[in-house]
Molecule: c-di-AMP riboswitch aptamer (ydaO/yuaA leader)
Organism: soil metagenome
């Protein structure tokens, strides 16, 4: 001044305070989860099952090891982020492809019912084409 993300505003009580602090309540914005008909699926579950999120899906190789599996690499596919007025898109570059949670349960799903509203990160800017400003 920017990016990823839903995660930014408002009120408000106490404490501190040589300004911008800390700790608690309430609302909004915006996002998520349960849950009917009707639709769709039968079920048989240690090879459970499900959910936030791009973060998945395969082949090689080795390593654990009875098989499943699970662990590294290394490629390959989906998928996702950047790039400076913004949106949308094409090429061509650069990264990411995680983590957590329910707890034997949940397909959609009106009414209704529940929670979230956080963290982290950069200092760099490629070209074209269409709207807008």
């Nucleotide at each position: 001044a920017g990016c990823c993300g839903a995660a930014u505003c408002c009120c408000u009580g106490g404490c501190a305070c040589g300004g911008c602090g800390c700790c608690g309540g309430g609302g909004a914005a915006c996002c998520g989860g349960g849950g009917a008909a009707c639709c769709a699926g039968g079920u048989u579950g240690u090879u459970g099952g499900g959910g936030c999120g791009a973060a998945u899906c395969g082949u090689g190789c080795g390593g654990c090891g009875g098989u499943u599996u699970c662990c590294a690499c290394a490629c390959g596919g989906a998928g996702c982020g950047c790039a400076g007025c913004u949106c949308u898109u094409u090429c061509a570059g650069c990264g990411c492809u995680a983590g957590c949670c329910c707890g034997u349960c949940a397909g959609c799903u009106a009414a209704c019912c529940c929670g979230g509203g956080a963290g982290g990160c950069u200092c760099a800017a490629g070209a074209g084409a269409g709207a807008g400003g």